[in-house]
Context: one part of a larger RNA
RNA sequence: UGACGGGGGCCCGCACAAGCGGAGGAGCAUGUGGUUUAAUUCGAUGAUACGCGAGGAACCUUACCCGGGCUUGAACGUAAGACGAAUAUGCAGGAAACUGCAUAGCCUACGGGCGUCUUGCGAGGUGCUGCAUGGUUGUCGUCAGCUCGUGCCGUGAGGUGUUAGGUUAAGUCCUGCAACGAGCGCAACCCCUACCUCCAGUUACCAGCACGUCAUGGUGGGGACUCUGGAGGAACUGCCUACGCAAGUAGAGAGGAAGGUGGGGAUGACGUCAAAUCAGCACGGCCCUUAUGUUCGGGGCUACACACGUGUUACAAUGGGGGGUACAGAGGGAAGCCACCUGGCGACAGGGCGCGGAUCCCGAAAUCCCUUCUCAGUUCGGAUCGGAGUCUGGAACUCGACUCCGUGAAGCUGGAUUCGCUAGUAAUCGCGCAUCAGCCAUGGCGCGGUGAAUACGUUCCCGGGCCUUGUACA
Numbered sequence: 001u002g003a004c005g006g007g008g009g010c011c012c013g014c015a016c017a018a019g020c021g022g023a024g025g026a027g028c029a030u031g032u033g034g035u036u037u038a039a040u041u042c043g044a045u046g047a048u049a050c051g052c053g054a055g056g057a058a059c060c061u062u063a064c065c066c067g068g069g070c071u072u073g074a075a076c077g078u079a080a081g082a083c084g085a086a087u088a089u090g091c092a093g094g095a096a097a098c099u100g101c102a103u104a105g106c107c108u109a110c111g112g113g114c115g116u117c118u119u120g121c122g123a124g125g126u127g128c129u130g131c132a133u134g135g136u137u138g139u140c141g142u143c144a145g146c147u148c149g150u151g152c153c154g155u156g157a158g159g160u161g162u163u164a165g166g167u168u169a170a171g172u173c174c175u176g177c178a179a180c181g182a183g184c185g186c187a188a189c190c191c192c193u194a195c196c197u198c199c200a201g202u203u204a205c206c207a208g209c210a211c212g213u214c215a216u217g218g219u220g221g222g223g224a225c226u227c228u229g230g231a232g233g234a235a236c237u238g239c240c241u242a243c244g245c246a247a248g249u250a251g252a253g254a255g256g257a258a259g260g261u262g263g264g265g266a267u268g269a270c271g272u273c274a275a276a277u278c279a280g281c282a283c284g285g286c287c288c289u290u291a292u293g294u295u296c297g298g299g300g301c302u303a304c305a306c307a308c309g310u311g312u313u314a315c316a317a318u319g320g321g322g323g324g325u326a327c328a329g330a331g332g333g334a335a336g337c338c339a340c341c342u343g344g345c346g347a348c349a350g351g352g353c354g355c356g357g358a359u360c361c362c363g364a365a366a367u368c369c370c371u372u373c374u375c376a377g378u379u380c381g382g383a384u385c386g387g388a389g390u391c392u393g394g395a396a397c398u399c400g401a402c403u404c405c406g407u408g409a410a411g412c413u414g415g416a417u418u419c420g421c422u423a424g425u426a427a428u429c430g431c432g433c434a435u436c437a438g439c440c441a442u443g444g445c446g447c448g449g450u451g452a453a454u455a456c457g458u459u460c461c462c463g464g465g466c467c468u469u470g471u472a473c474a
Stems, first nucleotide, its partner, number of pairs: 001474002003471003007468007015458002019421005026313008034304002042053002064299007076122009087104007106113002124288002127286003133282002135277003138273001140271001145184006151160003164175003190265004195233007205222002209220003236259001239253001240251004315414001319373006331362003336355002340351004380411001385406007427450007
């Protein structure tokens, strides 16, 4: 100087407390461990691995296993030589890749071009090392810290500044001071959202004036409103009162759409964990080179006594079933979204209008009203299994989703323990998108609808910041 302490002081955080809803028990989905296997490819492993890489494992993907092929190779460049082929079709073999045979089969301005083969040089490797690395990322932590120049103090390591008294979300600001300044962080500048003004209106809108319809901004028209999208304004403790030297704090204060960082996002200092990644990519070294490269068929990654994590559906009456009925936002659409009509109980099929879209299409559910069930393993719950189908795809056996009929399991609120959340939040309800032929999505990322309870307080648990103290630790 740090680090540590079941030392002290001060302070903060859904850290505790106060509340609400979960997990831990059941079924299923998914990831992991273990076991099994020819293979169950590899990585991630306290917090910071485990619905993670994977924003789509039937083939492909695919890296794994079994078997069949190729060896300058699946792709590209270059040099030399040879050939006219490459390719297509047919036949034979084959699981395919491919191999063999037959037929057809180059252009030219004659310089050559094009292609295949042979030989050579460069190949290729998801093989190893993240403890050789770049780049990127997680975490402490959006915590308030981490440093430098000059000066001063100390023999020196180093200290001071950065401590102290206040204050703040903040090393934020004020006052003081052998310090005076500065940098990286904080804040602000950026984006979205909440209010207003101006400008501009088509596909959006419709107040006033007309036309028209069973009905609808449907039509003429309009530039008011909503909205769209561009430019501005607006919030600064600016005003008032109280306290204070100041910074600032308090006030259901005034005004205001918004009040003290208005709400949300992006933004992550010096560093820590030899943290993660050689399998995104790049790259040093090592290793393989008729194979650890490459291609094809099949299988596996989907196994199953079991253990754990994350989810989902429930155990019901604030509910289940039937009928009627209202209201979104954000997105997507051409090998696409599909109105509408017809068939089918249905998944869907057959026709078919519009739309590369503020124009057309995909589109709510909880809600509300009526009715039924009456506390039961049930009209709760839907696993599992049987049968019949639909769709995608070359192909749904291993191993797809969906529909219909039947079947109807466990489960009556879950031990110790444990997680999330402070407001348009939790809880609850549906909708969309990426990936994608299809889909194992209950996942991820977004969107809106309905919409709470509680916080006395900081003694305690956890994590963190500052000062101080002890130390046989570095």
The part of an RNA shown here (small-subunit ribosomal RNA, 3' major domain) has 474 nucleotides and comes from a Bacteroidales bacterium.
It matches the Rfam family "Bacterial small subunit ribosomal RNA". Rfam 15.1 lists 42,628 matches to the family in 10,626 species.
It was read from a public genome assembly.
The source organism's lineage runs through Bacteria, Pseudomonadati, Bacteroidota, Bacteroidia and Bacteroidales.
Its mean pLDDT, the model's own confidence on a scale to 100, is 81.